Predicted 3D model of a 1501-nucleotide RNA (small-subunit ribosomal RNA) from an uncultured bacterium.
The prediction has a mean pLDDT of 82.
It matches the Rfam family "Bacterial small subunit ribosomal RNA".
RNA sequence: CACGGAUCCAGAGUUUGAUCAUGGCUCAGGAUGAACGCUGGCGGCGUGCCUAACACAUGCAAGUCGAACGAAGCACAGGAGACGGAGAUUCGUCGAAGCCUUCUGUGACUUAGUGGCGGACGGGUGAGUAAUGUGUGAGCAACCUGCCUUUCAGAGGGGGACAACAGUUGGAAACGACUGCUAAUACCGCAUAAUGUAUUUGGACGGCAUCGUCCGGAUACCAAAGGAGCAAUCCGCUGAAAGAUGGGCUCACAUCUGAUUAGCUAGUUGGUGGGGUAACGGCUCACCAAGGCUGCGAUCAGUAGCCGGACUGAGAGGUUGAACGGCCACAUUGGGACUGAGAUACGGCCCAGACUCCUACGGGAGGCAGCAGUGGGGAAUAUUGCGCAAUGGAGGAAACUCUGACGCAGCGACGCCGCGUGAGGGAAGAAGGUUUUCGAAUUGUAAACCUCUGUUCUCAGGGAAGAUAAUGACGGUACCUGAGGAGUAAGCCCCGGCUAACUACGUGCCAGCAGCCGCGGUAAUACGUAGGAUGCAAGCGUUAUCCGGAUUUAUUGGGUUUAAAGGGUGCGUAGGCGGAGUCUUAAGCGUGAGGUGAAAUGCCACUGCUCAACAGUGGAACUGCCUCGCGAACUGGGGUUCUGGAAUGCCCCUGCCGUGGGAGGAAUGUGUGGUGUAGCGGUGAAAUGCAUAGAGAUCACACAGAACACCGAUUGCGAAGGCAUCUCACGAAGGGGUGAUUGACGCUGAGGCACGAAAGCGUGGGGAUCAAACAGGAUUAGAUACCCUGGUAGUCCACGCAGUAAACGAUGAUGGCUAACCGCUGGGUCGUUGUGAUUCAGUGGCCAAGCGAAAGCGAUAAGCCAUCCACCUGGGGAGUACGACCGCAAGGUUGAAACUCAAAGGAAUUGACGGGGGCCCGCACAAGCGGAGGAACAUGUGGUUUAAUUCGAUGAUACGCGAGGAACCUUACCCGGGCUCGAACGGCAGAGGAAGGAUGCGGAGACGCAAACGCCCUUCGGGGCUUCUGUCGAGGUGCUGCAUGGUUGUCGUCAGCUCGUGCCGUGAGGUGUCGGCUUAAGUGCCAUAACGAGCGCAACCCUUGCCGUCAGUUACCAGCACGUAGUGGUGGGGACUCUGGCGGGACUGCCACCGCAAGGUGAGAGGAAGGGGGGGAUGACGUCAAAUCAGCACGGCCCUUACGUCCGGGGCGACACACGUGUUACAAUGGUGGGUACAGAAGGAAGCUACCUGGCGACAGGAUGCAGAUCUUUAAAACCCAUCUCAGUUCGGAUCGGAGUCUGCAACCCGACUCCGUGAAGCUGGAUUCGCUAGUAAUCGCGCAUCAGCCAUGGCGCGGUGAAUACGUUCCCGGGCCUUGUACACACCGCCCGUCAAGCCAUGAAAGCCGGGGGCGCCUGAAGACCGUGACCGCGAGGAGCGGCCUAGGGCGAAACUGGUAAUUGGGGCUAAGUCGUAACAAGGUAGCCGUAAGCUUCAC
Repeated sequence: CACGGAUCCAGAGUUUGAUCAUGGCUCAGGAUGAACGCUGGCGGCGUGCCUAACACAUGCAAGUCGAACGAAGCACAGGAGACGGAGAUUCGUCGAAGCCUUCUGUGACUUAGUGGCGGACGGGUGAGUAAUGUGUGAGCAACCUGCCUUUCAGAGGGGGACAACAGUUGGAAACGACUGCUAAUACCGCAUAAUGUAUUUGGACGGCAUCGUCCGGAUACCAAAGGAGCAAUCCGCUGAAAGAUGGGCUCACAUCUGAUUAGCUAGUUGGUGGGGUAACGGCUCACCAAGGCUGCGAUCAGUAGCCGGACUGAGAGGUUGAACGGCCACAUUGGGACUGAGAUACGGCCCAGACUCCUACGGGAGGCAGCAGUGGGGAAUAUUGCGCAAUGGAGGAAACUCUGACGCAGCGACGCCGCGUGAGGGAAGAAGGUUUUCGAAUUGUAAACCUCUGUUCUCAGGGAAGAUAAUGACGGUACCUGAGGAGUAAGCCCCGGCUAACUACGUGCCAGCAGCCGCGGUAAUACGUAGGAUGCAAGCGUUAUCCGGAUUUAUUGGGUUUAAAGGGUGCGUAGGCGGAGUCUUAAGCGUGAGGUGAAAUGCCACUGCUCAACAGUGGAACUGCCUCGCGAACUGGGGUUCUGGAAUGCCCCUGCCGUGGGAGGAAUGUGUGGUGUAGCGGUGAAAUGCAUAGAGAUCACACAGAACACCGAUUGCGAAGGCAUCUCACGAAGGGGUGAUUGACGCUGAGGCACGAAAGCGUGGGGAUCAAACAGGAUUAGAUACCCUGGUAGUCCACGCAGUAAACGAUGAUGGCUAACCGCUGGGUCGUUGUGAUUCAGUGGCCAAGCGAAAGCGAUAAGCCAUCCACCUGGGGAGUACGACCGCAAGGUUGAAACUCAAAGGAAUUGACGGGGGCCCGCACAAGCGGAGGAACAUGUGGUUUAAUUCGAUGAUACGCGAGGAACCUUACCCGGGCUCGAACGGCAGAGGAAGGAUGCGGAGACGCAAACGCCCUUCGGGGCUUCUGUCGAGGUGCUGCAUGGUUGUCGUCAGCUCGUGCCGUGAGGUGUCGGCUUAAGUGCCAUAACGAGCGCAACCCUUGCCGUCAGUUACCAGCACGUAGUGGUGGGGACUCUGGCGGGACUGCCACCGCAAGGUGAGAGGAAGGGGGGGAUGACGUCAAAUCAGCACGGCCCUUACGUCCGGGGCGACACACGUGUUACAAUGGUGGGUACAGAAGGAAGCUACCUGGCGACAGGAUGCAGAUCUUUAAAACCCAUCUCAGUUCGGAUCGGAGUCUGCAACCCGACUCCGUGAAGCUGGAUUCGCUAGUAAUCGCGCAUCAGCCAUGGCGCGGUGAAUACGUUCCCGGGCCUUGUACACACCGCCCGUCAAGCCAUGAAAGCCGGGGGCGCCUGAAGACCGUGACCGCGAGGAGCGGCCUAGGGCGAAACUGGUAAUUGGGGCUAAGUCGUAACAAGGUAGCCGUAAGCUUCAC
């Protein structure tokens, strides 16, 4: 290098109406010595006080050796003696057993003591310790090492004691005291003596500074122990050398946080000399010197045992140090030494302190952070178990003894691993549960049931390995065999999104949930329960902690114009970085080798437990450190050379650069004098103020201080702040040219030093203008403001301080590189002299690439690179508190935490909004006409009242609205009386009967009671009809219009609202739809990254206006004919009018002018009509949770002898009052009386009614025509004549009285109309407000619907008569388009700030009070080692005693540091609907903001 292999990086939710980016918060993963909740079958392997290094009852955890020694005891054997007397006896006596004493011997019997070895290991804990520690790597030429191994040499001969023991004796005890005896491998001399030690000396070699090693000489000194055995021999002993093992000391590097800890240190740093140690060393002491450490963090404070490793992570890292292993430290707290090879000793000693226990009060005893165990603490952590069988340890010659090390067992799902709770079949898809649209779906092959199996379980039998010969706690365990029988064995969390899994009921911002976002206010997949589903499973969840995700501290791998973040600016120290050539070095760097990197763990392979966890063997790895060799490109070091960086010289030039002096004019104010007279000044309007004591105005002169008009600019200069009349002096800087000089001299720059606007402070001047504070006048609800009149600090100068600003280009400095184009300033070069070309430095514009979240930046970078510095890490708390430094003060610099929120913030987008802008439209204003608001009445509403005054509609868009007909009914309301399968209808079951019901009685009626009369069909089963009983469905104008459908209002008949494709943008989105012109119009034309299209506009539809054509009855009647008092009355006609079908007609088509065009203009032509001819129907996407559950429909909820239903009566009609909509008027353009003419549309049978009669009249009685172009319904105003003559009237008609008519079952509450009488208010209406642009307004009447009648003056239509005005778009209102700002998006009826008041929380200050650790000074001072002394003891060596020194501890004192607490006090944070205002966001209604000062009222200037 190639090939191959292994390993290997995931995101989501949440700021917005939406978007991108920034940024925090949160989640999904893994882990744990865990704990808690619910649940729990078995086994294996592990693991188990993280808190009180708190206190401990009881037992055990370190002994062993009799082959070191004496002694005692025991056992046995033998001897002796005393006792004893079974028995024998020849009665003389002999005499066994037994017991006692004593002696000897034996014991592979015991052991209190002497002695030896071991109690320094093993086991526990982590308090202390930030280095006397640990890790890694070195060093000791400065050291020790019992037992063990190897080697060499040796052990001769003596001595005196002390325990035990015995006796006496003290004490309660613990424990002693005295006298006497005694052994040793105990102790002590003597001898022997070297490769030992010391002194001295000769030589050789070596090294690392002091020096080391080896070979010699001389002198002096120092050893020893025996035991066992018949013996061989074995075990010991002494000296020396070496090894091994274990330690000691030293060095380098590494090893937490805080600088709001910056200086620390007197044995301190070094030297010389003593002492001390195994050894080096201030380790200690005397003297001498004055050093040593520290910004590469000393000292101080806090925290902490360190490591192998463990967890996590892709890795780099981060966190951690339980268990296992290495090191350290500690053993009730502190100090101390002794013994020993080794300790300053966990189960040893002494002293002091605290605590506990015993006590005869005199005095003693104790130390579980060994194993168990107890109490306590705590959320929480086990048995007072078995065994030395194995492994290991101590002692011993060994047997063996000891061993809470260890091996096992027990308890705990605490963890990991394994197994099981059955398997196969089984649809009537059972029952039950749940849901339901009632069809069914689901639980669900799930169960039952059938057939199997036997892991586990129970019983029985066998039965290990662990053990080389013996020995097994575990254990009759593991395992094997047989039998039995589905029997013994499933839960927990979760189901809104993230995140796999959904329904029902209950609840109703309650109860509750919640990791984040957030759910819950009557239809909750989010709470609780149930059914079902998902996930994991003997576990499942929760909590806590760590890593991850988080590239959210960024080495890998981030940023700083506007999101957090460039220091206000420069000079410069340390430091960091640094041009070209060449030689050298080898520190960095690369490579190779050696040593080390303990084992365990992790990885790979294999192997052993049935598998796995677990374990064994081997390998790689342990990325590190040290040493040696080699290399020399790069960095560094050294030498030398160079000129490109930098600097200097010389020449030329530039400027509001700085400091100091001199000079100038204009303006302002003041003073003096003149002229002159009534105002001036100021404002939105005013007033305060000045002025007849002469202002203001004007002229002249004078003075003062401050600032420098025009030029003036995107200009120039400076490091920044900043700098502007002219001139002089001094000083500095920059640029260009030259290439003479130096030769890398450079860049940056923590600390440091200097400069640094305005305001401010100190001292002294000065003071014209302006002007905080302050005063007055206005404004206002208030106005401690904005406006006005005054006015002091200050503004100016000198000197000193202060050190901050939105000190901004919100952009650190330096160097290099990277397209163009157009200006300006300063200098140079060229030379075709032009508005020329070119070059350097500066200063602007616009842009390529690139960058950026975007806006934008773009050679003056925010592009691409390099170096250095500064700064950031969610918002608030807070640039605050405390501390420190600085300051005269104001204050500045440095700069937190608790607590709290899930956001805060940036850029851009779409809207909406603006007391922003531009353009345009509308009876929007204006110009007009007529009204409303005043009166009376009608009607609706509010309010009030009421038994009820049913309900709904409430800005525009409710209020003559639902209602196009409330006396009963309607009717929903109230009172009273009834009914309950119900007022209506259907199904089923049972019983009965025709149905029906005259009539009578009671009753207000509903209804009740009585009751004459009274069936049909039939296949003979029954059916039809109907009553009663029961049942399944009823019924509800009860609630929710915020669960809905449908319908409707409004913006608005406004011109808009969108889509497809393309293009632009990361994206939301934009473009199209913008721009110019035009239009009633997003109507069209032109232009154009858009091209097209849809819903709207327009047109198509209806009606009306003109003409033609067709048709012609009931309409019409010109011509013809008949006829009448008269009339299209009749025949007839199809001409006319008219009716109603079909067509035509109008399109800026023509002309003129303007315009590119679209189109506009013209009393143009023509035409019935002219530029949309008039009117109607037609209402885009959407907005208002707009209206309606009472028109209807409908989900859910609610009532069921009532919230249903029937009836009578009442109410909806009330009446102090307020509002809306109307009618009639107030009069002469009129009223009244009389006369007289002309419509259209619509209706009509329980109807319209001609005509006649009666009545003043409403109307009544007759009668005719008409289901209609046939009959019927009188038009009025107008016009003519007359009268009234300006008055509360001959205006006006309310109200009231009387009499009637009509409808109706019924006009009392509560009808209309008629007649007679009465004759109210009212004389044109305040603020304000409505409609209307032509057949319109105004005015006049007619008709219709509803309807028995009618409260209709309302509503819907019809025609008659018939105006005025529009300059214009400044303003008001509404709307459209473009643009701009925005902190709004529930969209300005928005958002939002601060005080005060209330509650809660954490925190600062605070007279003080209470602690804590560390240090300092003085006093005292135990034990103990050392030093001195030592008249006492000892033959002596030596010792007791005494003194000194040091010290733990104790006492006193003064400071510093650090906690807790505290009356009171300061601000801060949080908390649906408290108070006051309105500061900010729009020009936020005075642009806002920053620094500063003053004032203090709510926050502002």